[in-house]
Molecule: SAM riboswitch aptamer (S box leader)
Organism: Anaerolineales bacterium
RNA sequence: UGCUCAUCCAGAGAGGCUGAGGGACCGACCCUGUGACGCCUCGGCAACCAUUCCGUGAUCAUUCAUCCAUGAUCACUGAAGCUGGUGCCAACUUCGGCGGACACACUACAUGUGUGUCCGGGAGAUGAGAG
Numbered sequence: 001u002g003c004u005c006a007u008c009c010a011g012a013g014a015g016g017c018u019g020a021g022g023g024a025c026c027g028a029c030c031c032u033g034u035g036a037c038g039c040c041u042c043g044g045c046a047a048c049c050a051u052u053c054c055g056u057g058a059u060c061a062u063u064c065a066u067c068c069a070u071g072a073u074c075a076c077u078g079a080a081g082c083u084g085g086u087g088c089c090a091a092c093u094u095c096g097g098c099g100g101a102c103a104c105a106c107u108a109c110a111u112g113u114g115u116g117u118c119c120g121g122g123a124g125a126u127g128a129g130a131g
Base pairs, nucleotide, nucleotide: 003129004128005127006126007125008124013042014041015040016039017038021031022030023029025097026096027095028094043089044088045087048085049084050083051080052079053078055076056075057074058073059072060071061070062069093123098120099119100118101117102116103115104114105113106112
């Protein structure tokens, strides 16, 4: 840097340093000198991976004819949050952007415009995996 898969309406902030922008992009709308963004310290959230535990199943081993039992490995469901690898701690990924369905309003009555709800997609973020 691209690829594949999963998730994205839940949750969780104080202090210090710095000093003007930030919320990916565009539009909207927000946050921000009552100190943003960033960095550091401490704390927390969560459960993606690892870890641990319960259950189920498969395979193998122990005796071999099977069952039972025990153990090991693997897969799946669930749980824990002690420990490790990340991540996260304003707003649903802040909302929309592209396509469709429905409802309502407007109207020049057009295969129109606007608003809202829902579905799908795109883009993005995070993790895991193989390059």